[in-house]
RNA sequence: CUCCGAAAGGGCAAAGUCAGAGAAAUCUGGUGACGCAAAGCCACGGGUCCUCAUUUUGAGGAUAGCCGGGUUGCCGAAG
Numbered sequence: 001c002u003c004c005g006a007a008a009g010g011g012c013a014a015a016g017u018c019a020g021a022g023a024a025a026u027c028u029g030g031u032g033a034c035g036c037a038a039a040g041c042c043a044c045g046g047g048u049c050c051u052c053a054u055u056u057u058g059a060g061g062a063u064a065g066c067c068g069g070g071u072u073g074c075c076g077a078a079g
Base pairs, nucleotide, nucleotide: 003079011036012035016031017030018029019028020027021026034065040071041070042069044068045067046066047063048062049061050060051059052058
């Protein structure tokens, strides 16, 4: 220096549910914890979902807790 990530302090928040927004996917807040070492952020590629259409040539939108990738980040034992 690199890989890995015990421990400690903490962090995030699935499904459900209540309220709201939206044409919908979905999103925001409360509640709630299935889980997560990036479950922080980014729609670049793929996938999936929604809407429209000149309909399988497409266009717009969503999803980061689907995968890949990019980027930033707390602690640092053994190996």
Molecule: c-di-GMP-I-UAU riboswitch aptamer
Organism: Deltaproteobacteria bacterium tcs-42